[in-house]
Formats: sequence, structure tokens, C1' cells
RNA sequence: GCCCGUUGAGCUCCGUUGGUAGAGCAGCCGACUCUUAAUCGGCAGGUCGUGGGUUCGAUCCCCACAAUGGGCU
Repeated sequence: GCCCGUUGAGCUCCGUUGGUAGAGCAGCCGACUCUUAAUCGGCAGGUCGUGGGUUCGAUCCCCACAAUGGGCU
């Protein structure tokens, strides 16, 4: 330098032929228990990497850039 993948909640990830963004774990509160743990219930937590474009509408489609992983030279 070229090619491919990834970027979403604190972490690991699901997601949608474009139409209100989810789970598990972690956190907080509660129930249960003599107490703790475990278990169960609930709550909170997101400008979906950044900027543009297309569209009535973009996490999703297009372009550029960035970060990161891998391959080739």
C1' cells in the first nucleotide's frame, strides 16, 4: 500500500425484506432466610464508532473517515 471482518447498555452478544432497540452477566431495590449465599421478582442503564447521502422514516441501504482484528505484498 491492497483486501476482508468487527464497532450496539459497564461486559459478552442477539436483532430487524428500512417502521417504538433487546437478552444474559454485572449494578440497585425488594421477596424468601435466624443471617449470609443461592433462588425468585422488579428497577435503572443506549445520540447503535464519527460525519454526510438516499428515504415520509436509517442501528439496518450508499459514501468518506476513525478505531480494532486478520490476510496479502
Source information
Predicted 3D model of a 73-nucleotide RNA (transfer RNA) from Filobasidium floriforme. The prediction has a mean pLDDT of 81. RNAcentral holds the sequence, with entries from ENA and Rfam. It matches the Rfam family "tRNA". It is annotated as a transfer RNA.